A computed fold for a 72-nucleotide RNA from a Nanobdellota archaeon, annotated as transfer RNA. The organism belongs to Nanobdellota, within Archaea. RNAcentral holds the sequence, with entries from ENA.
RNA sequence: GCCCUUAUAGUUCAGCGGACAGAACACAACCUUGCGGAGGUUGUAACCGAGGUUCAAAUCCUCGUGGGGGCG
Numbered sequence: 001g002c003c004c005u006u007a008u009a010g011u012u013c014a015g016c017g018g019a020c021a022g023a024a025c026a027c028a029a030c031c032u033u034g035c036g037g038a039g040g041u042u043g044u045a046a047c048c049g050a051g052g053u054u055c056a057a058a059u060c061c062u063c064g065u066g067g068g069g070g071c072g
Stems, first nucleotide, its partner, number of pairs: 001071007010025004018055001027043005048064005
């Protein structure tokens, strides 16, 4: 330098172009409990950036940035 791949809550992952973008763990509050780090309920929290396509984009396309891999 070229090519492939990947980027979604604090973390690990879901998410056929159409719902308030979900789950688990973590965190906070409350309940429960002899105690709680176990159990229950509720809550907080995210689409890497910029463009494009579309009635509609986390999803498709382009460029950029970060991670991983291959070639030279």